[in-house]
Context: one part of a larger RNA
RNA sequence: UGACGGGGACCCGCACAAGCGGUGGAGCAUGUUCUUUAAUUCGAUGAUACGCGAGAAACCUUACCAGCUCUUGACAUGUACAUUUUGAUUUCUGGAAACAGAUUUCUUCGGUUCGGCCGGGUGUACACAGGUGUUGCAUGGCCGUCGUCAGCUCGUGUCGUGAGAUGUUGGGUUAAGUCCCGCAACGAGCGCAACCCCUAUUGUUAGUUGCUACCAUUUAGUUGAGCACUCUAACGAGACUGCCGAUGAUAAAUCGGAGGAAGGUGGGGAUGACGUCAGGUCAUCAUGGCCCUUACGGGCUGGGCUAGAAACGUGCUACAAUGGCGACUACAAAGGGCUGCGAGGCAGUGAUGCCAAGCCAAUCCCAAAAAGUCGUCUCAGUUCAGAUUGUAGGCUGCAACUCGCCUACAUGAAGUUGGAAUCGCUAGUAAUCGUGGAUCAGCAUUGCCACGGUGAAUACGUUCCCGGGUCUUGUACA
Numbered sequence: 001u002g003a004c005g006g007g008g009a010c011c012c013g014c015a016c017a018a019g020c021g022g023u024g025g026a027g028c029a030u031g032u033u034c035u036u037u038a039a040u041u042c043g044a045u046g047a048u049a050c051g052c053g054a055g056a057a058a059c060c061u062u063a064c065c066a067g068c069u070c071u072u073g074a075c076a077u078g079u080a081c082a083u084u085u086u087g088a089u090u091u092c093u094g095g096a097a098a099c100a101g102a103u104u105u106c107u108u109c110g111g112u113u114c115g116g117c118c119g120g121g122u123g124u125a126c127a128c129a130g131g132u133g134u135u136g137c138a139u140g141g142c143c144g145u146c147g148u149c150a151g152c153u154c155g156u157g158u159c160g161u162g163a164g165a166u167g168u169u170g171g172g173u174u175a176a177g178u179c180c181c182g183c184a185a186c187g188a189g190c191g192c193a194a195c196c197c198c199u200a201u202u203g204u205u206a207g208u209u210g211c212u213a214c215c216a217u218u219u220a221g222u223u224g225a226g227c228a229c230u231c232u233a234a235c236g237a238g239a240c241u242g243c244c245g246a247u248g249a250u251a252a253a254u255c256g257g258a259g260g261a262a263g264g265u266g267g268g269g270a271u272g273a274c275g276u277c278a279g280g281u282c283a284u285c286a287u288g289g290c291c292c293u294u295a296c297g298g299g300c301u302g303g304g305c306u307a308g309a310a311a312c313g314u315g316c317u318a319c320a321a322u323g324g325c326g327a328c329u330a331c332a333a334a335g336g337g338c339u340g341c342g343a344g345g346c347a348g349u350g351a352u353g354c355c356a357a358g359c360c361a362a363u364c365c366c367a368a369a370a371a372g373u374c375g376u377c378u379c380a381g382u383u384c385a386g387a388u389u390g391u392a393g394g395c396u397g398c399a400a401c402u403c404g405c406c407u408a409c410a411u412g413a414a415g416u417u418g419g420a421a422u423c424g425c426u427a428g429u430a431a432u433c434g435u436g437g438a439u440c441a442g443c444a445u446u447g448c449c450a451c452g453g454u455g456a457a458u459a460c461g462u463u464c465c466c467g468g469g470u471c472u473u474g475u476a477c478a
Base pairs, nucleotide, nucleotide: 001478002477003475004474005473007472008471009470010469011468012467013466015462016461019425020424021423022422023421026317027316028315029314030313031312032311033310034308035307042053043052064303065302066301067300068299069298070297073128077127078126079125080124081123082122083121084120087106088105091102092101093100094099109119110118111117130292131291133290134289135288139286140285141281142280143279144277146275151190152189153188154187155186156185157166158165159164170181171180172179196269197268198267199266201237202236203235204234205233206232207231210227211226212225215224216223240263243257244256245255246254247253319418323377324376325375326374327373328372335366336365337364340359341358344355345354346353347352384415389410390409391408392407393406394405395404431454432453433452434451435450436449437448
């Protein structure tokens, strides 16, 4: 100087407390461990792994296994020699395919010094290619975490033999090393804040594909008309403790008030200091060293990653009446669409099929929003719950056996609110209700990312648990 203390003082955080809803019990989905396996590819493992890399494992993906097969190689550059100088395409044989062999049709490349000269293809030989092989404890880059915590440093000066100290401590204050005052310090940098985006109010400009107050018109903003209003999207205004009062040290600031759509950081997002964990990643990519080179490289078929005694994590659906079922009927936002979204009509109980309008979209479509209202059921393993299984179908795709999703009929398991323990959340939040998207041939009611609808309770307080910050003290630790 740090680190640590079941030392002290002060302060903060859904850290506790006060509340609301869960997990832990059940079934299923998904990830992991373990076991099994020819293989169940690899990585991630307290917080900071476990619906994680993976924003889609039937083939492919794919890295794993079995078998078959190739060796200048699927891909790149170059050299030598030989040969041929264009590019596409049909069918057949063997085979699981890769591959090997045969074959049909159309077309006859560019430059040029006019030389089979340069470019291009094939074969042989050689340099080499190739490796998701190894080391994240050799690395770059990127990321997690402490933590959006308020800290981390430097120059000059001063003090100390020195390591170092001072500044950065102290008195107040703040979300903040935020600001004020004091002070052997005076200044400065990286952080904080602000500048950026969305949202809340409003003005101007603009008015179609959007909107409709007035005048007509219509089944319908449908059409004329209009651009007031809504909305869209560009530029502005607006909030600064600016104003008033009180407290305070005449300060910084705090408390209350006015006006205001909004008040003291208005609400969200992006933004992550010096560093820590030899944290994670050599399997995104790049890369040093090491290793393989007729194989640890390349191709193919089939299998596996989907196994299952058991254990754990994360979720979904329930156990019902604040509900189930049937009927009826309003109100969103944000997205996506041409190998696409598909209105409407017809067929089917349905998944879906056939015909097909419109739309490259503020125009058309996906699209029905759902929680809502009325009726019925009357507390039961039920008209709850839907696992499991059988049969019959539909869709995608060369192909649904291993191993896809959906529909109808039948079947109708556990489950009556969950031990110890444990998690999230402070407001348009929790809870609850639907909607969309990425990936994608197909496959997500359950994952992820977004969108809106309805919409709470509680916070006395900081003694205690956990984490963090500042000062101080002890130390046989560095």
The part of an RNA shown here (small-subunit ribosomal RNA, 3' major domain) has 478 nucleotides and comes from a metagenome. Model confidence (mean pLDDT): 81 of 100. The RNAcentral record of the full RNA draws on SILVA.